[in-house]
RNA sequence: GGAGAGCUCCAGACGGUCGCUUCUCGCUUUCGCGGGGAGAGGAAAGUCCGGACUCCCACGGGCGGCAUGCUCGCUAACGGCGAGGCGCGGCGACGCGACGGAAAGUGCCACAGAAAACAUACCGCCUGCCGGGCGCGAGCCCGGUCGGUAAGGGUGAAAAGGUGCGGUAAGAGCGCACCGCUCCACCGGUGACGGUGUGAGGCACGGCAAACCCCAUGCGGAGCAAGACCAAAUAGGGAGGCGGAUCGCGGGCUGCCCGUCCCGCUCGCGGCGCAAGCCGCGGCCGCUUCCGGGUAGGUCGCUCGAGGUCGCCGGCAACGGCGGCCCCAGAUGGAUGACCGUCACCCGCCGGGAGACCGGCGGGCACAGAAUCCGGCUUACGGAGCUCUCCGGCC
RNA sequence: GGCGGUGUAGCUCAGCUGGUCAGAGCACGCGGCUCAUAUCCGCUAGGUCCGGGGUUCAAAUCCCUGCACCGCCACCA
Numbered sequence: 001g002g003a004g005a006g007c008u009c010c011a012g013a014c015g016g017u018c019g020c021u022u023c024u025c026g027c028u029u030u031c032g033c034g035g036g037g038a039g040a041g042g043a044a045a046g047u048c049c050g051g052a053c054u055c056c057c058a059c060g061g062g063c064g065g066c067a068u069g070c071u072c073g074c075u076a077a078c079g080g081c082g083a084g085g086c087g088c089g090g091c092g093a094c095g096c097g098a099c100g101g102a103a104a105g106u107g108c109c110a111c112a113g114a115a116a117a118c119a120u121a122c123c124g125c126c127u128g129c130c131g132g133g134c135g136c137g138a139g140c141c142c143g144g145u146c147g148g149u150a151a152g153g154g155u156g157a158a159a160a161g162g163u164g165c166g167g168u169a170a171g172a173g174c175g176c177a178c179c180g181c182u183c184c185a186c187c188g189g190u191g192a193c194g195g196u197g198u199g200a201g202g203c204a205c206g207g208c209a210a211a212c213c214c215c216a217u218g219c220g221g222a223g224c225a226a227g228a229c230c231a232a233a234u235a236g237g238g239a240g241g242c243g244g245a246u247c248g249c250g251g252g253c254u255g256c257c258c259g260u261c262c263c264g265c266u267c268g269c270g271g272c273g274c275a276a277g278c279c280g281c282g283g284c285c286g287c288u289u290c291c292g293g294g295u296a297g298g299u300c301g302c303u304c305g306a307g308g309u310c311g312c313c314g315g316c317a318a319c320g321g322c323g324g325c326c327c328c329a330g331a332u333g334g335a336u337g338a339c340c341g342u343c344a345c346c347c348g349c350c351g352g353g354a355g356a357c358c359g360g361c362g363g364g365c366a367c368a369g370a371a372u373c374c375g376g377c378u379u380a381c382g383g384a385g386c387u388c389u390c391c392g393g394c395c
Numbered sequence: 396g397g398c399g400g401u402g403u404a405g406c407u408c409a410g411c412u413g414g415u416c417a418g419a420g421c422a423c424g425c426g427g428c429u430c431a432u433a434u435c436c437g438c439u440a441g442g443u444c445c446g447g448g449g450u451u452c453a454a455a456u457c458c459c460u461g462c463a464c465c466g467c468c469a470c471c472a
Base pairs, nucleotide, nucleotide: 001391002390003389004388005387006386007385008384009383010382012343013342014341015340016339017338018337020039021038022037023036024035025034026033027032041367045378046377048376049375050374051373052372053223054222055221056220065219066218067217068216069215070084071083072082073081074080085099086097087096088095089094100214101213105212106211107208108207109206122153123152124149125148126147128145129144130143131142132141133140134139161179162178163177164176165175166174180203181201182200183199184197185196186195187194188193227300228299229298230297237291238290239289240288241287242286243285244284247282248281249280250279252278253277262271263270264269307326308325309324310323311322312321313320314319345364346363347362348361349360350359351358352357396468397467398466399465400464401463402462405421406420407419408418414452424438425437426436427435445461446460447459448458449457
């Protein structure tokens, strides 16, 4: 100097003018006025996880469903974080990993290929047998056939441990050596796991579980437009009172007429029946008083909290404990802004200068705006610093 | 603010139990029929399966992540 890796920090600063939201103090009958204080983020975003909180449901448990999935720890909880193990990538700093089970069961593996999973045989290789040919002969060649074989070729993403030697008719864990694998024992570690062995076994066990599934663990549902309170106008609901119509039902009282079919008798009447008036109940209409629910609107929930910060202690760390100090947005059509000046940073042009640089002009200064709150993850995005790795050059 | 769903040809959709099939209807283009147009018949062309990454031999399909669009909710019954 170049190329990278990890971690941390900042998110322009100061002043002036005009505004917005909120708290507090004072004045004011109220409207309001004045003084003082506070006022977006690392992601406020996506809403992908986890909790707090609220309502609904719920004796407890199971089935089903969903999620997670190496180990140990942290935590209110987590699919998050820390440390470690194993695997993969990178020369390296370091990064990444849905990383339980395929010897519980089911299923799938297109095309190609003999065969895609209780293995099998297209070409090939080989013994025997048959037929033919050549050769004096030993034998050789060609074709067929009963078989053997899986070394070689070929197919495929994937072909049933690998390499070598021996062995054999040809071959083959068939035998042996090394490597790999499974099991066992011992040692180390909380554990995942690692190490060791003249240990046991010739090797049984292809891949896919982000296919069904099995195992283990966790989860009741909805979400602040949750939920609670106050409460107009209009409409509707309920209760009471008054009035009007006259519909239905019921019963007593009063009066009167007609009739004498029926019953009783004291022979007159009464019951019965009919009609009218009155009363009560129910229904309808109007007026009026009261009650309760909801809407518009308002208040609470609402921001002091698994809070922040400093120091000490424990822990490799995530994190935890103790003590001191601090209060740090709460809008509700939704405040946190606009303009000007100076400085800082970056870029371009012009001028000066040997150069470092200086002066002037112009432009730029990321992603992005809280909405119940908190812990994470993911995504978007400008800059600075520290440590480390690899390569090249010079001393 | 919270909660669901959908992205495949110019348009409307199927395919979503992974396989070599990316397809249907309409539209567009060409040809035929007709004196001509429409209807009708036949034949073409047209696709980053919303983007990126992963699992797998293989992804429109399964998983993760981002983007765009659509829908629902407030009080009583």
Predicted 3D model of RNase P RNA and transfer RNA as a complex of 472 nucleotides.
Rfam match: Bacterial RNase P class A. The family's RNA type in Rfam is ribozyme.
Its mean pLDDT, the model's own confidence on a scale to 100, is 77.